This is a predicted structure of a 383-nucleotide RNA (Bacterial RNase P class A) from Candidatus Aminicenantes bacterium JdFR-80. Its mean pLDDT, the model's own confidence on a scale to 100, is 77. The source organism's lineage runs through Bacteria, Bacteria candidate phyla and Candidatus Aminicenantota.
RNA sequence: GGAGUAGGCGAGGUGGUUGCUCCACCGGGGCUGCAAGCCGCCGGUGGGGAGGAAAGUCCGAACUCCACAGAGCAGGAUGGUCGCUAACAGCGACUCCGAGCAAUCGGAGGAAAGUGCCACAGAGAGUAGACCGCCCUGUGGGUGUGGUGCUAACCCUCCCACGGAGCAAGGGUGAAAGGGUGAGGUAAGAGCUCACCGCUCUGGUGGUGACACCAGAGGCAAGGCAAACCCCAUCCGGAGCAAGGCCAAAUUGGCCCCCGAUGAGAUAGCUCGUCUCAGGGGGCGGGUAGGCCGCUUGACCCCUUGAGCAAUCAAGGGGCUAGAUAAAUAACCACCCCUGCCUGCGGGCAGGAACAGAAUUCGGCUUACGUCCUGCUCCAGCC
Numbered sequence: 001g002g003a004g005u006a007g008g009c010g011a012g013g014u015g016g017u018u019g020c021u022c023c024a025c026c027g028g029g030g031c032u033g034c035a036a037g038c039c040g041c042c043g044g045u046g047g048g049g050a051g052g053a054a055a056g057u058c059c060g061a062a063c064u065c066c067a068c069a070g071a072g073c074a075g076g077a078u079g080g081u082c083g084c085u086a087a088c089a090g091c092g093a094c095u096c097c098g099a100g101c102a103a104u105c106g107g108a109g110g111a112a113a114g115u116g117c118c119a120c121a122g123a124g125a126g127u128a129g130a131c132c133g134c135c136c137u138g139u140g141g142g143u144g145u146g147g148u149g150c151u152a153a154c155c156c157u158c159c160c161a162c163g164g165a166g167c168a169a170g171g172g173u174g175a176a177a178g179g180g181u182g183a184g185g186u187a188a189g190a191g192c193u194c195a196c197c198g199c200u201c202u203g204g205u206g207g208u209g210a211c212a213c214c215a216g217a218g219g220c221a222a223g224g225c226a227a228a229c230c231c232c233a234u235c236c237g238g239a240g241c242a243a244g245g246c247c248a249a250a251u252u253g254g255c256c257c258c259c260g261a262u263g264a265g266a267u268a269g270c271u272c273g274u275c276u277c278a279g280g281g282g283g284c285g286g287g288u289a290g291g292c293c294g295c296u297u298g299a300c301c302c303c304u305u306g307a308g309c310a311a312u313c314a315a316g317g318g319g320c321u322a323g324a325u326a327a328a329u330a331a332c333c334a335c336c337c338c339u340g341c342c343u344g345c346g347g348g349c350a351g352g353a354a355c356a357g358a359a360u361u362c363g364g365c366u367u368a369c370g371u372c373c374u375g376c377u378c379c380a381g382c383c
Base pairs, nucleotide, nucleotide: 001379002378003377004376005375006374007373008372009370012336013335014334015333016332017331018330020049021048022047023046024045025044026043027042028041029039030038031037051355055366056365058364059363060362061361062360063240064239065238066237070272071271072270073269075236076235077234078233079232080094081093082092083091084090095108096107097106098105099104109231110230114229115228116225117224118223131171132170133167134166136164137163138162139161140160141159142158144156146155147154148153179197180196181195182194183193184192198220199218200217201216202215203214204213205212206211244293245292246291247290254284255283256282257281258280259279263277264276265275266274267273300319301318302317303316304315305314306313307312337352338351339350340349341348342347
């Protein structure tokens, strides 16, 4: 200097004055014959008052209601192994494959159950295959500064055309071409043979396991794609705080249609089963849209010790940190801090740094951030 990874903070701080909101206590007032009790009626004192993501609504749950909470089919989700957790598509460790010099990062059931796809190019893309070529050979023609020679011709080298019989090694096409490298062998080649690697099977050793290593046998058939259909394993009730309760008030406890015990309703879709029940479904019309609870003590937070590689767990001690409901946390002043501009260097002026505001709660994931702070690690260069 570049890179990787883990964590932290979250934009102003302090003080004062005024204001908003919640809780506790005190005093007063009201209701009640008195007391108890109640009251968003008033006042006072004390304490608290947005986030690391509050966002997305993606995953999982707690909680609430429905459901005798069962079975099967269909459907959906997950997918290396082992652990953690209330659970999870999360987290931790490990195994294998891939990228990277590395720190690290990404990925992960099955292609010998079946079906399907691999365009174009190419000879051929999974029961494959000969375009260019390589080797042997037949016929015809040509060629040489070659050889023989009886001057007819023959042999040899090379070239062309038309065939025959071999090859899949070399080249080409392609994202990918039917194991790879080397040697031998062959007319030329090929696991044809051999060595090593790869692959398959068997056995052994280590490991909870995914797997790793070793030995032997076998020339060796199985390319890629499953975020293609599919197969295998495991799991899965539904809806959601606008859940769900309570109180008060008001209206007309209205009218019409359909099904109705061989029925209706509930149980996510279907079937069976079970339960309940005279109700159920649809349309028109009318009333109300108010108040209270749920509502914040939690699988909560912090510290210490112990166990564990870790995620995490246990024990002990300490703490209480928003609860609004059209939606509360604001305004002013002073000093300090930070940023920008000006400066006669005394200071003056303006501003407050990004993403961004709870609404039942929690565990995660994802996204948006400041070129903030800190630790550890890798690579390169210099001293």

It was read from a public genome assembly, where an Rfam model found it.